Annotation:
A computed fold for a 173-nucleotide RNA from a Clostridia bacterium, annotated as Lysine riboswitch aptamer. Lineage of the source: Bacteria > Bacillati > Bacillota > Clostridia.
[in-house]
RNA sequence: UAAAUGGAUAGAGGUGGAUCUGACAGCAGUAAAUAUGAGGAGGGUUAAGGGUACCCUGUGACGCAUGUUGAAAGGGGACGAUCCCGAAAGCCGUUUUUCCCUUAAGAACAGGCUUGGUUACGUGGUGAAUAAUCAUGGGACUGUCACUGAAGCAGUGAAGCGCUAUCGAUUUG
Numbered sequence: 001u002a003a004a005u006g007g008a009u010a011g012a013g014g015u016g017g018a019u020c021u022g023a024c025a026g027c028a029g030u031a032a033a034u035a036u037g038a039g040g041a042g043g044g045u046u047a048a049g050g051g052u053a054c055c056c057u058g059u060g061a062c063g064c065a066u067g068u069u070g071a072a073a074g075g076g077g078a079c080g081a082u083c084c085c086g087a088a089a090g091c092c093g094u095u096u097u098u099c100c101c102u103u104a105a106g107a108a109c110a111g112g113c114u115u116g117g118u119u120a121c122g123u124g125g126u127g128a129a130u131a132a133u134c135a136u137g138g139g140a141c142u143g144u145c146a147c148u149g150a151a152g153c154a155g156u157g158a159a160g161c162g163c164u165a166u167c168g169a170u171u172u173g
Base pairs, nucleotide, nucleotide: 001173002172003171004170005169007167008166009165010164011163014085016084017083018082019081020080024076032069033068034067035066036065037064042056043055044054045053047103048102049101050100051099088115089114090113091112092111093109094108095107096106097105116142117141118140119139121137122136123135124134125133126132144158145157146156147155148154149153
């Protein structure tokens, strides 16, 4: 001095991510309670179905109509604060939460897979919702690197265990 392989530190993308708080919108004139009327046998303890046990009910159950009173949670969320750049999220799997089983939902996690970021549209799921979110499909925009062309642009491909910068270490020439 060149190459290769580790390590440490600091950064970039951008409607970037997460957490806390939370005005506010909405849930909803809904649930529930209550009064009256008709009616006449089931109903409740769940997110749903089934079962066990218990409770209510002809002294009128569930439900329906009218009137009065009238919520809350989940989800969203401006301003603000904190921590960050696989930030973080999702899916699968294991365990667990309810009187029991199934499904669903929530929580924790050895682990495996996917996602650079944003956005609109199509389909499906959750949801009260046209909000939001998840999965999936091909688009558009954008950042990084590699290759190709050419001449500061374009095309193709790839993925964050990436990329850039700095410091230092080992090996080989």